This is a predicted structure of an 84-nucleotide RNA (Bacterial small signal recognition particle RNA) from a Planctomycetota bacterium.
Lineage of the source: Bacteria > Pseudomonadati > Planctomycetota.
Its Rfam family is "Bacterial small signal recognition particle RNA". Clan: SRP clan.
It was read from a public genome assembly, where an Rfam model found it.
The prediction has a mean pLDDT of 75.
């Protein structure tokens, strides 16, 4: 110097999670204009649209966490006694 094993820290590629955004005519929730129903009335009930939250799912980014791979980089320890 080369080879093998192990540890640590990086690089790179991927997977999962968290966080962000979008996302339900009805078969999720909340609030429910209008209108409907019950009532003599006071009131009450159900509840479409709209709005809000979110599920399934999707999107962006590569910050965070975990994890896997690599004839990858650096370093530490050990083995071997192969070569100079």
């Nucleotide at each position: 110097g080369a080879c093998c094993c192990a540890g640590a820290g990086g690089g790179u590629c991927g997977c999962g999670g968290a966080a962000c955004c979008c996302g339900a005519a009805c078969c999720g929730g909340g609030u429910c204009a209008g209108g409907u129903c019950c009532g003599g009335a006071a009131g009450g009930a159900a509840g479409c649209a709209g709005c809000c939250c979110u599920a399934a799912g999707g999107g962006a980014g590569c910050c965070c966490c975990g994890u896997g791979g690599c004839g990858u980089c650096u370093u530490u320890g050990g083995g071997c006694c192969c070569c100079c």